[in-house]
Context: one part of a larger RNA
This record gives sequence, C1' cells and structure tokens, in this order.
RNA sequence: UCCUCGCUAAGGAAUUCGGCAAAUAAGCGGCCGUAACUUAGGGAUAAGGCCUGCCCCGCACCGUUUUGGUGCAGGGCCGCAGCGAAGGUACUCUGGCGACUGUUUAUCAAAAACACAGGUCCCUGCUAACUCGUGAGAGGAUGUAUAGGGACUGACGCCUGACCGAUGUAAGAAUGUUAACGGUAGCGGUGCUUGGUUCUUUUUAGAGCUAAGUGCUGACUGCCCGAAGCCCUUAUCAAUGUCAGCCCUAACUAUAAGGGUUCUAAGGUAGCGCAAUUCCUUUCCGGGUAAGUUCCGGAGCGCACGAAAGGCGUAACGACUGGAGUGCUGUCUCAGCGAGGAGCUCG
Repeated sequence: UCCUCGCUAAGGAAUUCGGCAAAUAAGCGGCCGUAACUUAGGGAUAAGGCCUGCCCCGCACCGUUUUGGUGCAGGGCCGCAGCGAAGGUACUCUGGCGACUGUUUAUCAAAAACACAGGUCCCUGCUAACUCGUGAGAGGAUGUAUAGGGACUGACGCCUGACCGAUGUAAGAAUGUUAACGGUAGCGGUGCUUGGUUCUUUUUAGAGCUAAGUGCUGACUGCCCGAAGCCCUUAUCAAUGUCAGCCCUAACUAUAAGGGUUCUAAGGUAGCGCAAUUCCUUUCCGGGUAAGUUCCGGAGCGCACGAAAGGCGUAACGACUGGAGUGCUGUCUCAGCGAGGAGCUCG
C1' cells in the first nucleotide's frame, strides 16, 4: 500500500451522474388505529401507537368424572435486553412507461422490449385455407366457421376524425390493347402429272427454261379468330398511406371570430402538448430550495404529437425509470484507531 471486517467526536448526503456502498425504528405475534384514490376487490401488515418473560392470588366464561382452555384485575421477581439469538428485513409523497402474473439476449442488456386476456380486419365449406415434402403423404384435425390460419392492436374507461387522387385488394365489364395455337391468301423451296419451248442428239430419250394442275413444306409476309392481364368503372383506410400556402380585417394597443385568393383526394377533428417527441431552449409563469439546465402544475408559434405503427386517462402491480422527504449512517467535511490476510524484509 492492497483485501476482508469492526469502532468513531461534531455535523448528517455537504459525497456522487445517482444515497452507489454502508448504516438504520425491522416479529406475515396481540390490541388499537389506518389517508388520498379506487375497477369497491383493493390501497393495507398503509402510516402510526401500546403490549410482550417468569411466579402468586382472585374473578368471569367454555368444556370436563378429574387434569384443562380463554379472558380480565391485583401483587411480586430477574436481567442491558422477555417474538430474549431465529432469519428475515426501512418508510412516505409525486411524475413517466408498461394494465397485471409471466417471457427474454445460456456467457456484459430483465427493460419502457416480447407475450398476454380483450379488440378489429383478411382468408378458409372440408380432399378447407395454410405449412412441410420432388412425390406418395403428413400436420391443420380423429377438428368443421362459437372452428382453423394470417395481419395489426394490446386489461379496463372515454373514444377512434377527414381523404379512395396514388399503391394494394375485391367486384365488374361494353369498348380499346394483347400471346401461342388455328384458319386463309400470297411468296419461297420441293415432288409428281400434262403441255409449250431451247439445246444435245444415243432422237424410244437426256439437260435447261416456263405454264397449268395436284401434294408436301417454311424462325417467311398480310389478314381473320384469339384468354387472363393492362386500360376502364366502382367499392374499400383497425389496407399501404396522406391530412396546405399567401394576404387582409374589430372605436387604444394587441389579437383575429371573419373575409379574399391559390392549390388539393382531403387539408390534422377530439384529446394531449417544451413531451421517452421542442432545434431555438436553462422557452415563459407558478411551486418546491438560501440557491433548482433536473422535477411538479399551467401556458402553446407542436423546428418535427395525434387517434388500433392507436389517442387520452387509469386503481392495482414493477429487482423498470425521473424528482422530493423522514429516518439513518465514515458517502463526505477529514480522517483516525483496531483485527485478520496479502504485499515487503530476512531465512
């Protein structure tokens, strides 16, 4: 010096990001008592106060053959201390978030994340939808729409506004557009038949050109036919999403109920709001403090809240998170002493 402990004058959080760590009135014993709020269950052992061992005597009640049990009153005894040492362990006020009990990053995160009951939408009529498998088949389910699958939200209370122009989905369908196949016509290639013509000449024939007929054929060309889709018409936002500018105006001033204008599919409703969201910003006002960038209440020019990527509340709950207080303390002012161990020295 370090580690693990014990004690400490006066003060008592001045420490610190933060009471981290430590300390502290501590009994799921009895009696009394217990607030706001509340979903009437809770909150609640709220908080807070008193008692607690042993001996003697009396009384009351209950039960009993007797022994007993419970309660009350009085007296006495001992100790520092009577739930006598066991193993557990402060309280209160006020915000945020999440309703709750649960679940999670085995090995740095336990949470406000996930789940949840509840809500809504979509799909699915059974050989179901959906999932796995190349397939047979299996799960779904030995289930059958009060069932099963998928998506979002997340108890409960009050609610959930406007917009279907875009994207998606569903329904529809006259027209437009649209593939292959098929048909038809032409063109090209080629086989056969019959003619015409030129050359050769083995003149019965051969070679070439050409016409008609009849077949086959083509990554050829035109036209006809031709579905879904697209286009089109509707519906739908608890589907993906979106939810404006500018100018002027009241008999102080200020402000603008109101007016004008442009654009839009429609221009953000209720509620909340400097917020887990506010840049400016330590916003402004109030409270709390001697002093408060945090905190609580109010205001609102919301840089850039907002209604199931839910909005706003909310009792209870939380090893969550912010602020304050009582108590308590070596966290600190500011250190000191002691115990054990390590380090260090010697061996």
A computed fold for a 347-nucleotide part of an RNA from a Candidatus Magasanikiibacteriota bacterium, annotated as large-subunit ribosomal RNA, domain IV.
It matches the Rfam family "Bacterial large subunit ribosomal RNA". Rfam links the family to the GO terms structural constituent of ribosome and ribosome.
Its mean pLDDT, the model's own confidence on a scale to 100, is 81.